[in-house]
RNA sequence: AAGAAAGUUCUCUAGGGUUCCGCCACUACCAUGGGUCUGGUCCGAGAGAGAACCCGUAGCCGCGGCUACGGCCACGGAAGGGAAAAAGCCUGGGAGAU
Numbered sequence: 001a002a003g004a005a006a007g008u009u010c011u012c013u014a015g016g017g018u019u020c021c022g023c024c025a026c027u028a029c030c031a032u033g034g035g036u037c038u039g040g041u042c043c044g045a046g047a048g049a050g051a052a053c054c055c056g057u058a059g060c061c062g063c064g065g066c067u068a069c070g071g072c073c074a075c076g077g078a079a080g081g082g083a084a085a086a087a088g089c090c091u092g093g094g095a096g097a098u
Base pairs, nucleotide, nucleotide: 007053008052009051010050011049012048015043016042020040021039022037023034024033025032054071055070056069057068058067059066060065061064073093075096079091080090081089
């Protein structure tokens, strides 16, 4: 300096807030306020989990599939984005560090 499947999707978790529900306060009612409310809905991980697909190698056969193995490693801001909002979300395996 360059390259890599360091792939895609789904489900879930850590985490996250406050649209809606619930809860709390207030209130004659309608309403209003509160996330400095455990929660349900909701958002949600590159560096968390699982699954399906997919990729590579080898073997087998009826040539398109089946089976086995492998798919390692990974410190990280600030700022901006966000149609409820926030976040381990996105920019981003980025800047930077080693």
About this RNA
The prediction has a mean pLDDT of 84. The RNA shown here (Guanidine-I riboswitch aptamer) has 98 nucleotides and comes from Levilactobacillus yonginensis. The sequence was found by an Rfam model in a public genome assembly. Its Rfam family is "Guanidine-I riboswitch aptamer". Rfam links the family to the GO term regulation of gene expression. The source organism's lineage runs through Bacteria, Bacillati, Bacilli, Lactobacillaceae and Levilactobacillus.